[in-house]
Molecule: Bacterial RNase P class A
Organism: soil metagenome
RNA sequence: GGUGCGAUGGUCGCGGUGGCCGCAAGGUCAUCGAGGAAAGUCCGAGCUCCAUCGGGUAGACUGCCAGGUAACGCCUGGGCGCCGGGAGGCGACGGCAGGGCCACAGAAAACAAACCGCCCUGUGCGAGCGCAAGCAGACACGGGGCAAGGGUGAAAAGGUGGGGUAAGAGCCCACCGCGGUCCUGGUAACAGGGCCGGCACGGUAACCCCCAGUCGGAGCAAGGCCAAAUAAGCGGCGAGGUGUGACCCACACCGACCAUCCGGACCUUCGGGUUCGGGAGCCGCGGGUAGGCUGCUAGAGGUGGCCGGCGACGGCCAUCCCAGACAGAUGACCAUCCGUUCGCAUUACGCGGACGAACAGAACUCGGCUUACCACCACGC
Numbered sequence: 001g002g003u004g005c006g007a008u009g010g011u012c013g014c015g016g017u018g019g020c021c022g023c024a025a026g027g028u029c030a031u032c033g034a035g036g037a038a039a040g041u042c043c044g045a046g047c048u049c050c051a052u053c054g055g056g057u058a059g060a061c062u063g064c065c066a067g068g069u070a071a072c073g074c075c076u077g078g079g080c081g082c083c084g085g086g087a088g089g090c091g092a093c094g095g096c097a098g099g100g101c102c103a104c105a106g107a108a109a110a111c112a113a114a115c116c117g118c119c120c121u122g123u124g125c126g127a128g129c130g131c132a133a134g135c136a137g138a139c140a141c142g143g144g145g146c147a148a149g150g151g152u153g154a155a156a157a158g159g160u161g162g163g164g165u166a167a168g169a170g171c172c173c174a175c176c177g178c179g180g181u182c183c184u185g186g187u188a189a190c191a192g193g194g195c196c197g198g199c200a201c202g203g204u205a206a207c208c209c210c211c212a213g214u215c216g217g218a219g220c221a222a223g224g225c226c227a228a229a230u231a232a233g234c235g236g237c238g239a240g241g242u243g244u245g246a247c248c249c250a251c252a253c254c255g256a257c258c259a260u261c262c263g264g265a266c267c268u269u270c271g272g273g274u275u276c277g278g279g280a281g282c283c284g285c286g287g288g289u290a291g292g293c294u295g296c297u298a299g300a301g302g303u304g305g306c307c308g309g310c311g312a313c314g315g316c317c318a319u320c321c322c323a324g325a326c327a328g329a330u331g332a333c334c335a336u337c338c339g340u341u342c343g344c345a346u347u348a349c350g351c352g353g354a355c356g357a358a359c360a361g362a363a364c365u366c367g368g369c370u371u372a373c374c375a376c377c378a379c380g381c
Stems, first nucleotide, its partner, number of pairs: 001377003006337007014033008035359001039370002042368005047219004052250001054249004059215005064078005079093001080091004094210002098208002100204003115150002117146008128135002158176006177199001178197008223294004233285005240254004261278007301320008338356007
């Protein structure tokens, strides 16, 4: 990387589609019928609906460079860093505006240091040495210098070596590291080299934050059609309200007032009159329906060949149609062969039994990632 545990034939059974028969129920013939992960529901989309797919704030996601893709947080190639003996693997991989934190231990945790120490020196005391003058360990109390050695810690004033010093230190030198600058290679990320500079302010942004880029929302239980049934159901608020995550603006729509219309009650000279209610929306209580059809499988599709490309992938030609269920289908049996295994029996042939890897079952579809499993085969290192 491939395949997805047997292969072939037959009998019966299940679901879809098509043909034929039948008024219909149904019958018959043909044909098709679970996965590499169908899992997770973590990303991205197709599709459907929401008037606004308008603007903004908040919020969320991604984070080296160049490509691929419908798109992605995915894939390919490259760079850098880390891991591995190695083939290889991993990457939360932008950031000197500012802020926060670094417990405990430790002298000290960032414009940061002296616990143990190292060196120089004063005073006191005085073992000891000395013919004497004097010298003077150990000890005690001070003064000055050091950050090299040791300790603590995840991390301690660059590293190694040398010189120098009273003892030390980039104090000086070489190399490494770091900073600046220029050149070369590369589309770039970056890499290499020259010159200058003794140069120090560590870590953490999977902390806040800054920068760059992306982002309407909800989802097939989306939605559409048909049929049926119920109780302008009741009560409250009511002039404003609603607009598929939050808030604001715009905008759109519905309503109040007037008028019209509808319903109830009363009156009527039958022309009508009076009065009450119905008002968008929100809240609470209560009632009906949960049935059928569709969405539902021809696609960013599969397979084969050729061409381009390091590759992901793209182009061209040819060919194929490979589940669409709806408490939800794809199963059982027989025979032969094959494979594994056990027993018996052999010179050999053989006979009989068992088994047919594991993880695991579509429900609108597709591109990924992640997780579970590891049987066989192939290729390369």